[in-house]
């Protein structure tokens, strides 16, 4: 200097922040779906509470 394994540490899971929990990745994993296109659709969660934006209804 390269290779393997083993140990730490970290990263991601389609839009903002928390805890909890599950799974994936090791510089990689991850970056939604429809449509030839122009364009269009759902959702703030990976799942589970909670805030906070956003939409729908209804009372004051």
């Nucleotide at each position: 200097g390269u290779g393997a394994c083993c140990a730490g540490u970290g990263g991601c899971g389609a839009u903002g922040g928390a805890g909890c929990u599950c799974g994936c990745c090791g510089c990689a994993c991850g970056u939604g779906c429809c449509g030839a296109a122009g364009g269009g659709c759902u959702g703030a969660u990976g799942g589970c509470u909670c805030c906070u934006a956003c939409c729908u209804g209804a009372g004051c």